[in-house]
RNA sequence: UCCCUGGUGGUCCAGUGGUUAAGACUCUGUGCUUCCACUGCAGGGAGCACAGGUUCGAUUUCUGUCCAGGGAA
Numbered sequence: 001u002c003c004c005u006g007g008u009g010g011u012c013c014a015g016u017g018g019u020u021a022a023g024a025c026u027c028u029g030u031g032c033u034u035c036c037a038c039u040g041c042a043g044g045g046a047g048c049a050c051a052g053g054u055u056c057g058a059u060u061u062c063u064g065u066c067c068a069g070g071g072a073a
Stems, first nucleotide, its partner, number of pairs: 001072007010025003018056001027043005049065005
């Protein structure tokens, strides 16, 4: 310098051109229990790395940049 893959709650990980962005862990409250643990119930927390383009409409498509990982020279 070039190529590939990825960036989504505190963590991990799905997802789709229009609907409430799903789930697990975690956190808070509460039930059970003498207490703890296990477990049940209710709830909180993300608008999707950044900028621009396409579109009636972009988290999703395209381009560039940044970051992380891998590869070629």
Notes: Transfer RNA from Sousa chinensis, 73 nucleotides, folded computationally. Taxonomically the source falls in Sousa (Eukaryota, Amniota, Theria, Boreoeutheria). The coordinates come from a structure-prediction model, not an experiment, and the mean pLDDT is 81.